About this RNA: Predicted 3D model of a 73-nucleotide RNA (transfer RNA) from bacterium ADurb.Bin212. It matches the Rfam family "tRNA". The family's RNA type in Rfam is transfer RNA. The sequence was found in a public genome assembly. The prediction has a mean pLDDT of 81.
Formats: sequence, C1' cells, structure tokens
RNA sequence: CAGGGUAUGGCUUAGUUGGUAAAGCGCCGGGCUGGGGGUCCGGAGAUCGUCGGUUCAAGUCCGACUACCCUGA
Repeated sequence: CAGGGUAUGGCUUAGUUGGUAAAGCGCCGGGCUGGGGGUCCGGAGAUCGUCGGUUCAAGUCCGACUACCCUGA
C1' cells in the first nucleotide's frame, strides 16, 4: 500500500426479508431459609465504533473514517 473480517447493556452473544433491540451471566430490591448457598418474583442498565447518505421508517442498505484481527505485496 491492496483485499477481507469484527465492532450491539459491565461481560459473552442473538437480532431472519429494513418496521420501535432480545437472552445468559453479573448488578439492585423483595419472597422462601436461623444464616450462607440455592431458588422464585420484580427492576435498572445499550442514541447498536464515529460522521454522513438513502428511506415514511436503518443495528440491518450505501459512502468515508477509527480501532483491532487475518491474508498478500
């Protein structure tokens, strides 16, 4: 320098063909238990890497850029 891949709550991941972002673990509150552990119920938490574009509507499509990984030169 060229090509490809990944980027989503604190962590690990899901999200089909564009239609108001889901789960497990963790965290907070409560029930059961003498307590711990365990289990059950409820709750908070993500402007989806950044900036633009297309669209009535974008995590999803398009462009540029950033970080990391792989391949080639």